Bacterial RNase P class A from a sheep gut metagenome, 337 nucleotides, folded computationally. It matches the Rfam family "Bacterial RNase P class A". The family's RNA type in Rfam is ribozyme. Rfam links the family to the GO terms dimeric ribonuclease P complex, tRNA processing and ribonuclease P activity.
[in-house]
RNA sequence: AGAUGGUUGUACGGUUGCGGGGAUAUAUCCACGAGGAAAGUCCGAGCUCCACACGGCAGGAUGCCGCCUAACGGACGGUGAAGGUGACUUCAAGGAAAGUGCAACAGAAAAUAACCGCCGAAGACUUUGUUUUCGGUAAGGAUGAAAAGGCAGGGUAAGAGCCUACCGACCCCUCGGUAACGCGGGGUGCAGUGUAAACCCCAUUCGGAGCAAGAUAGGGGCAACUCGUAAGAUAGCCGGUCGGAGUUGCCUGCAAAACGUCGCUUGAACUUGUCGGCAACGGCAAGUCUAGAUAGAUAACCGUAUUAAAUGACAGAACUCGGCUUACAGACCAUCU
Numbered sequence: 001a002g003a004u005g006g007u008u009g010u011a012c013g014g015u016u017g018c019g020g021g022g023a024u025a026u027a028u029c030c031a032c033g034a035g036g037a038a039a040g041u042c043c044g045a046g047c048u049c050c051a052c053a054c055g056g057c058a059g060g061a062u063g064c065c066g067c068c069u070a071a072c073g074g075a076c077g078g079u080g081a082a083g084g085u086g087a088c089u090u091c092a093a094g095g096a097a098a099g100u101g102c103a104a105c106a107g108a109a110a111a112u113a114a115c116c117g118c119c120g121a122a123g124a125c126u127u128u129g130u131u132u133u134c135g136g137u138a139a140g141g142a143u144g145a146a147a148a149g150g151c152a153g154g155g156u157a158a159g160a161g162c163c164u165a166c167c168g169a170c171c172c173c174u175c176g177g178u179a180a181c182g183c184g185g186g187g188u189g190c191a192g193u194g195u196a197a198a199c200c201c202c203a204u205u206c207g208g209a210g211c212a213a214g215a216u217a218g219g220g221g222c223a224a225c226u227c228g229u230a231a232g233a234u235a236g237c238c239g240g241u242c243g244g245a246g247u248u249g250c251c252u253g254c255a256a257a258a259c260g261u262c263g264c265u266u267g268a269a270c271u272u273g274u275c276g277g278c279a280a281c282g283g284c285a286a287g288u289c290u291a292g293a294u295a296g297a298u299a300a301c302c303g304u305a306u307u308a309a310a311u312g313a314c315a316g317a318a319c320u321c322g323g324c325u326u327a328c329a330g331a332c333c334a335u336c337u
Stems, first nucleotide, its partner, number of pairs: 001337008010305007018033002021030003035314001039325002042323005047210004052240001054239004059206005064078003068074001079093001080091004094201002099199002101195003115141002117137009149167002152164003168190001169188005175182002214262003219252009232242001269288008
């Protein structure tokens, strides 16, 4: 100087005030009370409701391997590629040999390649050269992100994987690894470039809506009659499966207080120890209970300490949890280059 990970984002005491809860002798007392992101609403679930949460098509999502998890598009570990001096960082990381499409401009040509050039043959002329026609060529040059894989040699009229060695591509085999893959060996001249965050193919996966869900006595159950066979089953289509509405009677219940009450906070919870594991994480044991407001409480002041400064950065719960992303003054710690 840098990289990665983590902690904190005031502490103590006093006074006053607010919120729900508990106790109580109704005067009072007790414990608790806004974050690491509470933000975004981007993923996944718990939970609630819809009779099928069944199958298929269409559609969506994910995309190297292994493991973790309730699950995930997430975490951890590894492989490969790219970047970096390095510690490390990033990856939309299956398939171009199933097919279709696209590649502006430039360039002869973006897939039936020949502008300049090189070689050969025949001819003409102003004859040590210039030029016309025909044939061969893709090595050299130009254009471009990319032009018949790269590079060196042989060979050829001149050239070309035409041939050879090395590399690249593809295929096969031993060995190592759970695997992705890797070291090594061998074969084939080799499908002419790139692009799938283009269509597509392959593998896996997906019922929908959401706490403004929903429950609540205007209820529930039984019987009969009438209508109906399609409404309907929370995005579309098809198939299968299911089955709806009203009236009357009886039984059983209820809360008048309803823009009310419940859902509403004990959790896939947290802390400590120990065991297993590289780790994420899991098992076992012990301990703790830490906001649930409903027009919206969680605060203010004083003193001391620390400090450069002190509620000073970013910023306020509304069903809960696991992730991701974004914002963040200052202070501190560990490891590595």